Two RNAs folded together computationally: RNase P RNA and transfer RNA, 445 nucleotides in total. Its mean pLDDT, the model's own confidence on a scale to 100, is 80. It holds a member of the Rfam family "Bacterial RNase P class A". About the family: Ribonuclease P (RNase P) is a ubiquitous endoribonuclease, found in archaea, bacteria and eukarya as well as chloroplasts and mitochondria.
RNA sequence: GUCGGACAGGUGAUCGCGGCGGGGUCAUUCGAUCCCGUCGAGGAAAGUCCGGGCUCCGUAGGGCAGGGUGCUGGCUAACGGCCAGUCGGGGUGACCUGAAGGAAAGUGCAACAGAGAACAGACCGCCGGCCCGCAAGGGACAGGCAAGGGUGAAACGGCGCGGUAAGAGCGCACCGCCCCUCCGGAGACGGAGGGGGCACGGCAAACCCCACCUGGAGCAAGACCGGUACGGGAUCGCGGGGGCAACCCCGCCGGCGUGGCCCGCGCCGAUUCGAUCCCGAGUUGGUCGCACGAGCCGCCCGGCAACGAGCGGCCCAGAGGAAUGAUCACCGCCGGCGGCAACGCCGGAACAGAACCCGGCUUACGGCCGGC
RNA sequence: GCCGGAGUAGCUCAGCUGGUAGAGCAGCUGAUUUGUAAUCAGCUGGUCGGGGGUUCGAUUCCCUUCUCCGGCU
Numbered sequence: 001g002u003c004g005g006a007c008a009g010g011u012g013a014u015c016g017c018g019g020c021g022g023g024g025u026c027a028u029u030c031g032a033u034c035c036c037g038u039c040g041a042g043g044a045a046a047g048u049c050c051g052g053g054c055u056c057c058g059u060a061g062g063g064c065a066g067g068g069u070g071c072u073g074g075c076u077a078a079c080g081g082c083c084a085g086u087c088g089g090g091g092u093g094a095c096c097u098g099a100a101g102g103a104a105a106g107u108g109c110a111a112c113a114g115a116g117a118a119c120a121g122a123c124c125g126c127c128g129g130c131c132c133g134c135a136a137g138g139g140a141c142a143g144g145c146a147a148g149g150g151u152g153a154a155a156c157g158g159c160g161c162g163g164u165a166a167g168a169g170c171g172c173a174c175c176g177c178c179c180c181u182c183c184g185g186a187g188a189c190g191g192a193g194g195g196g197g198c199a200c201g202g203c204a205a206a207c208c209c210c211a212c213c214u215g216g217a218g219c220a221a222g223a224c225c226g227g228u229a230c231g232g233g234a235u236c237g238c239g240g241g242g243g244c245a246a247c248c249c250c251g252c253c254g255g256c257g258u259g260g261c262c263c264g265c266g267c268c269g270a271u272u273c274g275a276u277c278c279c280g281a282g283u284u285g286g287u288c289g290c291a292c293g294a295g296c297c298g299c300c301c302g303g304c305a306a307c308g309a310g311c312g313g314c315c316c317a318g319a320g321g322a323a324u325g326a327u328c329a330c331c332g333c334c335g336g337c338g339g340c341a342a343c344g345c346c347g348g349a350a351c352a353g354a355a356c357c358c359g360g361c362u363u364a365c366g367g368c369c370g371g372c
Numbered sequence: 373g374c375c376g377g378a379g380u381a382g383c384u385c386a387g388c389u390g391g392u393a394g395a396g397c398a399g400c401u402g403a404u405u406u407g408u409a410a411u412c413a414g415c416u417g418g419u420c421g422g423g424g425g426u427u428c429g430a431u432u433c434c435c436u437u438c439u440c441c442g443g444c445u
Base pairs, nucleotide, nucleotide: 001372002371003370004369005368007366009331010330011329012328013327014326015325017040018039019038020037021036022035023034024033025032026031042351046362047361049360050359051358052357053356054218055217056216057215061263062262063261064260066214067213068212069211070210071085072084073083074082075081086100087098088097089096090095101209102208106207107206108203109202123149124148125145126144127143129141130139131138132137157175158174160172161171162170176198177196178195179194180193181192182191183190184189222288223287224286225285230280231279232278233277234276235275236274237252238251239250240249241248242247253269254268255267256266257265295314296313297312298311299310301308302307333348334347335346336345337344338343373444374443375442376441377440378439379438382397383396384395385394391428399415400414401413402412403411421437422436423435424434425433
């Protein structure tokens, strides 16, 4: 240099804080207070960038629109994550890294410079012909060419040899590209052989196409108890059938019901009390959700691995402006100074603090150990 | 805690199907005036919040990060 792992000082005493359990005292109750026991932040608790559990909205069915992902195979509850591989790129190397489908479906873009920017083009130049000239060389006109120069991020295969007046895949070899066949692989892909003279430049983190995924909101979700506070608005229709009637059924219509739209679906359609919904107004109290979970640790088995199966053990924060702290002693670590040394003295120890939970990513950050 | 929005000149804002960044006010210089204001002419001033990527090229597209603002029983 590169990759990985584990840690996040330890022990004791005293004081203090929060949860739970037990007990005492006070209190009519809610509760207050004291004692004992026990538990009490993280690798990122962070950013909220993805994914899921959970809860509610009409179980959310179909279509369009929108959004997301994008090599292959696997893992997973799921993912934009992880593992293994393929191909490309970087590094002397260990190793790292890639939003890596399609540009021969279509549309579009390429400023400036430049002759020409996508069925392109001739500025300088090269070439033979013509004229002048002994020659070197010069000149005008029509033509051939694209090798070299120049412009540009990019100039319509690259490079070498042949060829030619000069040139050109014009011919050939190698490389690239395209097509076909065979072989290996589960696949991405790789290898071999043959053919084609090159058609098919770049950009899709431009629209788009293809494949797959996708309902929305979020614990301030939501449920219950108690209290306070009352107003306004929208729709309530038609037809047919059955029944003595109340009412029921069918069709249309209207209103409302997911936060893009349509269909489908559900509820309501009273005339006195009402039904469904919307707007305002009021409420800032309590309990639950809420701590046993895709949980942690150890052993072992399968697998290259991610991960999965089995067995055993463990219980591990739950506040509500929000606890998880302080002091002292000893030990350990790092640095400095003194000393021959033992050791002594002084100083230091990062980033940062749970708020429904979990799996990832990203960012911040200290020293230690190991492989290469 | 959850959800959304915005960072461009000193201030307020434009500019976004990617091509050398603009306006108004402010500032400076000159003219005008006895002088000032107003007016006229000209000029200055930009890490487009920071970093990385895609592209020939990024204020604009993508990722990440920082700061600020708003809403929510």